[in-house]
RNA sequence: CGCGGUGUAGUUUAAGGGUAAAACCGCCAUCCCUCAAAUGGUUGAUGCAGGUUCGAUUCCUGCCGCCGCGG
Repeated sequence: CGCGGUGUAGUUUAAGGGUAAAACCGCCAUCCCUCAAAUGGUUGAUGCAGGUUCGAUUCCUGCCGCCGCGG
C1' cells in the first nucleotide's frame, strides 16, 4: 500500500428493513444477628459522518479502531 472480516450496555452474545432482546456485572428491596447465597425489581448500548428509504443495528459510500491475508 492492497484485499477480506469485524465494531450493539462495564463484559459476553441476539435482533439482517418496522418498539433493540437476554445473561453476567452494577443499584434497590426481601430474607439473615451480619456477610454470602437465593428470590423479586431496576439503570445502562447500535464506532463516526453521509446516502437510499415513509422508516436503517440491518442496505450503500467514506473515515476510524481491532483481527487476518498478500506485497